[in-house]
RNA sequence: CAGCACCACGGGGAUGGAGUCCCCCAGAACCGCCAGAAAUGGCUGAUGACUCCUACUGCAUG
Numbered sequence: 001c002a003g004c005a006c007c008a009c010g011g012g013g014a015u016g017g018a019g020u021c022c023c024c025c026a027g028a029a030c031c032g033c034c035a036g037a038a039a040u041g042g043c044u045g046a047u048g049a050c051u052c053c054u055a056c057u058g059c060a061u062g
Base pairs, nucleotide, nucleotide: 010025011024012023013022016053017052018051019050020049021048032043033042034041035040
């Protein structure tokens, strides 16, 4: 100096917040899908999963 493993503190899981659980990373994890050479056009969801809140969307009633 490089590689591997472990520990600690942490970080992440396509747009906000909280709780629980799960998974991943540790200089990485992560950064949605489809068509297209590109430009560009189209589509779903606030979750990794569950529950709640907020925002958005649809319907009904007052």
Description
A computed fold for a 62-nucleotide RNA from a Holophagaceae bacterium, annotated as Fluoride riboswitch aptamer (crcB RNA motif). Lineage of the source: Bacteria > Pseudomonadati > Acidobacteriota > Holophagales > Holophagaceae. The sequence was found by an Rfam model in a public genome assembly. Model confidence (mean pLDDT): 82 of 100.